[in-house]
RNA sequence: CUCUUAUUCAGAGUGGUGGAGAGUGAAGGCUCUAUGAAACCACGGCAACCCCUGUCUUAUCAGGAAGGUGCCAAUCUCAGCGAGAAAUCGAUCAAUAAGAG
Numbered sequence: 001c002u003c004u005u006a007u008u009c010a011g012a013g014u015g016g017u018g019g020a021g022a023g024u025g026a027a028g029g030c031u032c033u034a035u036g037a038a039a040c041c042a043c044g045g046c047a048a049c050c051c052c053u054g055u056c057u058u059a060u061c062a063g064g065a066a067g068g069u070g071c072c073a074a075u076c077u078c079a080g081c082g083a084g085a086a087a088u089c090g091a092u093c094a095a096u097a098a099g100a101g
Stems, first nucleotide, its partner, number of pairs: 001101008013043005021032003028078002044072003049068002051064004081090003
């Protein structure tokens, strides 16, 4: 990088460095941002995919958080595409995990 499967309306932030952008394709709305953006560092936290423990065995069950990841503004920010009167559902795109190539 590609493929498969699962999940994505819950949850969790402070400090330092930095100095103007950010919200992960483009264009649009909207939002955040000098009361300090991105990025990096330190510490802290959330979650429970892998993982650990329990049971005759197993589990899609219960509990846990040492380790591998991930995450800590707003539903994947809304809208945008298809179906629908609407609610809503689906697709695409994206993110994360596990596995395979």